This is a predicted complex of two RNAs, RNase P RNA and transfer RNA, with 460 nucleotides together. It holds a member of the Rfam family "Bacterial RNase P class A". Its family is annotated with dimeric ribonuclease P complex, ribonuclease P activity and tRNA processing in the Gene Ontology. The family's RNA type in Rfam is ribozyme.
[in-house]
RNA sequence: CCAGCAGGUCGGGCGGUCGCCGGCGGUUUAUCCGUCGGAGGAAAGUCCGGGCCCCACAGGGCAGGGUGCUGGGUAACACCCAGGUCCCGUGAGGGACGGAAAGUGCCACAGAGAACAGACCGCCGGGCCUCUUGAGAUUGCCCGGUAAGGGUGAAACGGUGGGGUAAGAGCCCACCGCUUCCCCUGGUGACAGGGGAAGGCACGGUAAACCCCACCCGGGGCAAGGCCAAAUAGGGAGGCGUUCCCGCCUUUGGCGGGAUAAGGGUGGCCCGCCCGAUGCCUCCGGGUAGGCCGCUGGAGGCGCCGGGUAACCGGCGUCCCAGAUGAAUGACCGCCGCCCCGUAAAGAGCGGGGAACAGAACCCGGCUUACAGACCGGCUGGCUCC
RNA sequence: GGUCCCGUCGUCUAGCCCGGUUAGGACACCGGCCUCUCAAGUCGGCGGCAGGGGUUCAAAUCCCCUCGGGACCA
Numbered sequence: 001c002c003a004g005c006a007g008g009u010c011g012g013g014c015g016g017u018c019g020c021c022g023g024c025g026g027u028u029u030a031u032c033c034g035u036c037g038g039a040g041g042a043a044a045g046u047c048c049g050g051g052c053c054c055c056a057c058a059g060g061g062c063a064g065g066g067u068g069c070u071g072g073g074u075a076a077c078a079c080c081c082a083g084g085u086c087c088c089g090u091g092a093g094g095g096a097c098g099g100a101a102a103g104u105g106c107c108a109c110a111g112a113g114a115a116c117a118g119a120c121c122g123c124c125g126g127g128c129c130u131c132u133u134g135a136g137a138u139u140g141c142c143c144g145g146u147a148a149g150g151g152u153g154a155a156a157c158g159g160u161g162g163g164g165u166a167a168g169a170g171c172c173c174a175c176c177g178c179u180u181c182c183c184c185u186g187g188u189g190a191c192a193g194g195g196g197a198a199g200g201c202a203c204g205g206u207a208a209a210c211c212c213c214a215c216c217c218g219g220g221g222c223a224a225g226g227c228c229a230a231a232u233a234g235g236g237a238g239g240c241g242u243u244c245c246c247g248c249c250u251u252u253g254g255c256g257g258g259a260u261a262a263g264g265g266u267g268g269c270c271c272g273c274c275c276g277a278u279g280c281c282u283c284c285g286g287g288u289a290g291g292c293c294g295c296u297g298g299a300g301g302c303g304c305c306g307g308g309u310a311a312c313c314g315g316c317g318u319c320c321c322a323g324a325u326g327a328a329u330g331a332c333c334g335c336c337g338c339c340c341c342g343u344a345a346a347g348a349g350c351g352g353g354g355a356a357c358a359g360a361a362c363c364c365g366g367c368u369u370a371c372a373g374a375c376c377g378g379c380u381g382g383c384u385c386c
Numbered sequence: 387g388g389u390c391c392c393g394u395c396g397u398c399u400a401g402c403c404c405g406g407u408u409a410g411g412a413c414a415c416c417g418g419c420c421u422c423u424c425a426a427g428u429c430g431g432c433g434g435c436a437g438g439g440g441u442u443c444a445a446a447u448c449c450c451c452u453c454g455g456g457a458c459c460a
Stems, first nucleotide, its partner, number of pairs: 001382005007376004012336007020038007040357001044368002047366005052221004064217005069083005084097005098212002103210002105206003120150002122146007131136001158176006177201001178199009225293004235284006243259007263275004300319008338354006387459007396413004406443001415431005436452005
């Protein structure tokens, strides 16, 4: 310098004008004024885990769901750190992960045969027919042997060599591989290293199929939940009133009219006047609209020291850093910084343009997804130079 | 804000749970036949698993992520 691997940080800065939301203060409410604060690394998806709140709950089990090599971290996790085995990569590194010799199911098409398999072609032996004097050879058919070769398939039941055989085959042997068991050493452990014994090899794949094993999980979610509490209707308790006269209709009765009672209206109050047989008044409780709390100080941020390989933990100091509820965090301007284009031999200068994904709503820890661009170190391979 | 469900030809759907032939059907569209012509009828064709990744020999189906749509809760 080129190519690559893995990780971390940032996500324009300063100032001004006009607004918006919240806290505190000035005042008694509103208004107004002053002062302070006001989006993110993902605030997103709502995929996991927890806090918090309500309901349920002696304990245990079933059902259902989740996780899945080992050890550690943590409030907890499907997250993180460290390690192990296998696979991929020259390498830095990356990926996968309980059990298929407990059982059940499935393995399409192709193929002879798809699970303790299988004879289609081939190879070998025998018989029959044909050719032939015969020996014998070949072709065809039949019976049998054979898993070494071909062919099918994603997958065909260890590999190489030798012996053996009619031809073959772990049929037998040597080496390699494999399985099971035992012992020693190291490690908390997954596991690793070494030694030995048994076995011709059993045990194809699939559990993001049913299932088995181990461990974990009660249900719901801040629209949780709690408090205050109009008007109207309805519920409960108490008090007052529910009377009289006339007319019409076929009767118990109904209709119409008038007077008055409780009560109401008018009015500062009384009298008066008006409405009025419909009920009226007072109190209590539930509860709606509406309002308040929950609501932001917390597994919190930063710095230093200590422990730990690390994730992380502990101690000390310091800081306060959004809380809306139709939902604030905006708009405009100036200067500087970054990138691109033009002008220019180049640079400077000048002119023009551009800058992502996206926006809190109870709060945290993760994961995942989106993201213009910039910066910081670490490591690997190749080439070149000293 | 929270909790759930769904996505298959142009339209309506079957298949998905329990993976396997070229994803089936109806209407629509196109072409042929029939008819003097059109319609009806009949024969044939075109056309699809929302997108991406994973598990598996094999994915519309099983798992994960994204996108889009819908329902419910004061």